This is a predicted structure of a 692-nucleotide part of an RNA (large-subunit ribosomal RNA, domain II) from Candidatus Pacebacteria bacterium GW2011_GWF2_38_9. Lineage of the source: Bacteria > Bacillati > Minisyncoccota. Its Rfam family is "Bacterial large subunit ribosomal RNA". Gene Ontology terms of the family: ribosome and structural constituent of ribosome. RNAcentral holds the full RNA, with entries from ENA and SILVA.
[in-house]
Context: one part of a larger RNA
RNA sequence: GCCAGCGAGUAUUUGCUAGUUGCUUGGUUAAGACACUUUCGUGUCGGAGCCGUAGUGAAAGCGAGCCUGAAUAGGGCGAUUUUGUAACUAGUAAAUGACCCGAAACCGGAGUGAGCUAACCAUGGCCAGGAUGAAGUUAGGCGAAAGCCUGAUGGAGGUCCGCACCGUUGUAUGCUGCAAGAUGCUCGGAUGAGCUGUGGUUAGAGGUAAUAUGCCAAUCGAACCCGGAGAUAGCUGGUUCUCCCUGAAAUAUAUUUAGGUAUAGGGUUGCGUUAAGUGUAAUUGGGGGUAGGGCUCUGAUCGAGCGUCCUAUGGGAAACUGUAGGCGUUUAGUCAAACUUCGAAUACCAAAUACAUGUUUCGCAGCACUCAGCACCUGGGAGCUAAGUUCCAGGAGCAAAAGGAAAACAAACCAGACCUACAGCUAAGGUCUCAAAUAAACAUUUAGUGGAAAAGGAAGUUUAAAUUCUAAGACACCUAGGAGGUCGGCUCAGAAGCAGCCAUCCUUUAAAGAAAGCGUAACAGCUCACUAGCCGUAGAAUUUAUGCGCCGAAAAUUAACGAGGCUCAAAUGUUUAACCGAAGCUUAGGGUUCUGCUUGAUUUAUCAAGUGGAGCGGUAAGGGAGCGUUCUGUGUGCUAUGAAGGUGACCCGUAAGGAGUCGCUGGAGCGAUCAGAAGUGAGAAUGCUGGC
Numbered sequence: 001g002c003c004a005g006c007g008a009g010u011a012u013u014u015g016c017u018a019g020u021u022g023c024u025u026g027g028u029u030a031a032g033a034c035a036c037u038u039u040c041g042u043g044u045c046g047g048a049g050c051c052g053u054a055g056u057g058a059a060a061g062c063g064a065g066c067c068u069g070a071a072u073a074g075g076g077c078g079a080u081u082u083u084g085u086a087a088c089u090a091g092u093a094a095a096u097g098a099c100c101c102g103a104a105a106c107c108g109g110a111g112u113g114a115g116c117u118a119a120c121c122a123u124g125g126c127c128a129g130g131a132u133g134a135a136g137u138u139a140g141g142c143g144a145a146a147g148c149c150u151g152a153u154g155g156a157g158g159u160c161c162g163c164a165c166c167g168u169u170g171u172a173u174g175c176u177g178c179a180a181g182a183u184g185c186u187c188g189g190a191u192g193a194g195c196u197g198u199g200g201u202u203a204g205a206g207g208u209a210a211u212a213u214g215c216c217a218a219u220c221g222a223a224c225c226c227g228g229a230g231a232u233a234g235c236u237g238g239u240u241c242u243c244c245c246u247g248a249a250a251u252a253u254a255u256u257u258a259g260g261u262a263u264a265g266g267g268u269u270g271c272g273u274u275a276a277g278u279g280u281a282a283u284u285g286g287g288g289g290u291a292g293g294g295c296u297c298u299g300a301u302c303g304a305g306c307g308u309c310c311u312a313u314g315g316g317a318a319a320c321u322g323u324a325g326g327c328g329u330u331u332a333g334u335c336a337a338a339c340u341u342c343g344a345a346u347a348c349c350a351a352a353u354a355c356a357u358g359u360u361u362c363g364c365a366g367c368a369c370u371c372a373g374c375a376c377c378u379g380g381g382a383g384c385u386a387a388g389u390u391c392c393a394g395g396a397g398c399a400a401a402a403g404g405a406a407a408a409c410a411a412a413c414c415a416g417a418c419c420u421a422c423a424g425c426u427a428a429g430g431u432c433u434c435a436a437a438u439a440a441a442c443a444u445u446u447a448g449u450g451g452a453a454a455a456g457g458a459a460g461u462u463u464a465a466a467u468u469c470u471a472a473g474a475c476a477c478c479u480a481g482g483a484g485g486u487c488g489g490c491u492c493a494g495a496a497g498c499a500g501c502c503a504u505c506c507u508u509u510a511a512a513g514a515a516a517g518c519g520u521a522a523c524a525g526c527u528c529a530c531u532a533g534c535c536g537u538a539g540a541a542u543u544u545a546u547g548c549g550c551c552g553a554a555a556a557u558u559a560a561c562g563a564g565g566c567u568c569a570a571a572u573g574u575u576u577a578a579c580c581g582a583a584g585c586u587u588a589g590g591g592u593u594c595u596g597c598u599u600g601a602u603u604u605a606u607c608a609a610g611u612g613g614a615g616c617g618g619u620a621a622g623g624g625a626g627c628g629u630u631c632u633g634u635g636u637g638c639u640a641u642g643a644a645g646g647u648g649a650c651c652c653g654u655a656a657g658g659a660g661u662c663g664c665u666g667g668a669g670c671g672a673u674c675a676g677a678a679g680u681g682a683g684a685a686u687g688c689u690g691g692c
Stems, first nucleotide, its partner, number of pairs: 001692006011096013026051003032045005055062002065077004099238002102235001106228004111224002118202009127192001129161003132157001136153007165189003170185004204220001206216003213222001241626006251264005265370002267367006276360001277357005283351004292342001293340002298336004303331005309326007373398002376395007403414002418590004423586003429580003432564003438577007450566001456551002460548002463545007478533004483507003488502003513528001516527003591616011627681001629678005636671003645665006651658002
């Protein structure tokens, strides 16, 4: 891992609600007793007690009234007429282990442990070899002596090197190991606070500890074993057959509350009530202070002007005047969630009318689930007008919704799946091929734009328009001129159109700037503006708006059409006519729920058939109807001419499931009907046991 078996809402007592039955001359017995009985048990007694028949008050009490109160007032609870009680069944609550499994922990015990390990006690054992050479002793020398020096001897030491032994520094291997701590190399101690054998002592609120919270039997911030014990678990996981009807919530308030719970809101079932509710359409009547607008108020704000005003400062003898600021005022222009002289659309409230729906309204009662929501559109707050961000409000979805389309894609588009069909029509979206279905008309685009992106840039191109020039010759090319006063004045070494400053005139002209650019040290020189000629076609120049394109454009798969591929498109815009396309709609047949009508059967309740109408997506959850398993009763059957069980094929039912037939196996019990009772249904719980 697979297979088989086992494996989770149960039991008792007491309430509440609903239903069924008995009695309602109110209902009912409990313990116990007696009788019968092989047992289990059955019957008859037993009225104690309980509920009901009257309430009210804290109570004494009073009583169709009572209480409060001084009250005969007022008020509160009652009566004025009603339904109980016992048992059973179902749902649910409480108390108990209470659907099942699961802690870490806590407490108890003359409980078990020091054969591991810690410390200690008693008694034994062990330490190759080598090195160093303390004290002491002694010989000689020296010395007055004390003593000193030299040599020899001697053999001390938590001394040195290094086996056994004890340890474990570094590193490698090992890491389903040789090993639940080892192995190789290396390394520390190795006569000592040494190592070690045997026997003994200390025990968990404890011991022991050269303290590491270490060790106390692979267990130690409090050992192990058994018990309290099914501890508790607002937490995680799991919770077993089928079909039918309805169908949520992720919000408010409170909470030692925030992943829990209570009440409300939203679901479901039952009963009752109501011409109630809801939606759409147009109408009427309302209140408002939002969007917008505006500047009257409150504030903010820009320019200009004014003032018997104020402040500072400059000039002046003063008058007065200049500058800057404030305040006030006039005027042109602006801004505001906490400004408003104004002011919508919607929405909301109410009314009547029409249409639709058909009890959905409201009340009571039983049972829940829900309190983590999410992306999207709209109006806002926070944030960076960041976020697949966060917090509100309105909406429609997913959640709990399948189908079609967006290549794939909970939420955006279309559309709400009872079942069957090799029938039809459509939606969104599509119609060259993959891949169902297409043609036409007129334009645009050349960028593969389409098939990602900004500020900004550009004689790309389309369309519309404005202005100017133009056969009195435009625009462009070409030829010629482009002058004189004058080298304007100043400045300057120089400054002559062209370093810079000032001025920028006049004349001749067809025209020519006191010069737009290059150039020179300064001149010179070359162009330009401007003019004429040449040319002799017919447009040219500038500007605005607009459609589609271009550049801007660097990233990790080809990878920014789903691919092939597409250019009078298979791109884009406008238009026409077709078609394809879904579980939508229609058609044909069938099932089922609720409901109207008709008929039949009925002992009420109700059931069946026929025929209309409306439905039948669904998580949590509520309600309804069934299938199957084991045992019991009933009662009738099967079975050695082969029961149950196993296995193969065919068959029936909407499902859980089921009868039968034909075989094989098996070898002794088994089943229908109608009832009853449950150890009653397995795929999941890192489930348990067994097998492989």